[in-house]
RNA sequence: GAGGCUAUAGUUCAAUUGGUAGAAUGCGGGGCUGUAACCCUCGUAAUCCAGGUUCGACCCCUGGUAGCCUCA
Numbered sequence: 001g002a003g004g005c006u007a008u009a010g011u012u013c014a015a016u017u018g019g020u021a022g023a024a025u026g027c028g029g030g031g032c033u034g035u036a037a038c039c040c041u042c043g044u045a046a047u048c049c050a051g052g053u054u055c056g057a058c059c060c061c062u063g064g065u066a067g068c069c070u071c072a
Base pairs, nucleotide, nucleotide: 001071002070003069004068005067006066007065010025011024012023013022019055026044027043028042029041030040031039048064049063050062051061052060
């Protein structure tokens, strides 16, 4: 220098081919318990960044950032 893959909640991952972003875990409140853990229940919190297309974008297009892999 060229090509490919990845980026979503504090963390690990979904979201089937454009239609109101979920799960587990963590954290906080409550219940349970003599206390704590376990368990039950409620809550909490996210689309890497900037544009574009569209009635509507995690998804499509352009540019950029970071990480990994391959080639030179």